[in-house]
c-di-AMP riboswitch aptamer (ydaO/yuaA leader) from Lachnoclostridium phytofermentans ISDg, 132 nucleotides, folded computationally. Model confidence (mean pLDDT): 76 of 100. The same sequence occurs in records of 2 taxa. The sequence is in RNAcentral, with records from Rfam and Ribocentre. Its Rfam family is "c-di-AMP riboswitch aptamer (ydaO/yuaA leader)". From the family's description: This family represents a conserved RNA structure found upstream of the ydaO and yuaA genes in Bacillus subtilis and related genes in other bacteria.
RNA sequence: GAUGAAACAAAUCCGAAUAUCUUUAUGGUAGUGGGGGAACCAAUUUCAGGGGUGAAUCUUAGUAUUUUAAGAGGGGCAGCUUGGGAGCCCUAAUCCGUCAGCUAAUCCCAUAGGAGAAUACCAAGCGAAUGA
Numbered sequence: 001g002a003u004g005a006a007a008c009a010a011a012u013c014c015g016a017a018u019a020u021c022u023u024u025a026u027g028g029u030a031g032u033g034g035g036g037g038a039a040c041c042a043a044u045u046u047c048a049g050g051g052g053u054g055a056a057u058c059u060u061a062g063u064a065u066u067u068u069a070a071g072a073g074g075g076g077c078a079g080c081u082u083g084g085g086a087g088c089c090c091u092a093a094u095c096c097g098u099c100a101g102c103u104a105a106u107c108c109c110a111u112a113g114g115a116g117a118a119u120a121c122c123a124a125g126c127g128a129a130u131g132a
Stems, first nucleotide, its partner, number of pairs: 012115003018030004022025001031111006041101001049099001050096004057072005073091005079126006
C1' cells in the first nucleotide's frame, strides 16, 4: 500500500411502530399511524373487475421463457429546521375478496421488522450530551 473479515457506533439510519402501568394477559393507558362510515359536494362505467397499506408508479426498447436496460416521476442519506452545493442509494412486498369517493357522530385495526451506509458536506438558528 492492497484485499478480506470482525468489532465499535446508540446522542445513529429506514419505518407510524414509542413510553408507561399492573393482575404479565387472546392485557390496560398515553402518544403515533391506518381503515370503514352521513348530509353537502363529487362521481355516474362496475370482468379489461375494483380497492387498501407503502416512496415503490408510468413510458420506451428488448426477450422463446426466466428476465434486462434506459428515462420520467416518487422516496432516503448521521440531533432538528431553513438555505446552498455536489454526489450516492431505493423504486419492493403484500392485504381485502366482487366490495368501500369525500365524510360529522361513531366503529375497527397496527404499534413490527431491518440496517451501519447512500453526505457523519458548507452556512445560520434552535436543541442535546460530555468535560471544565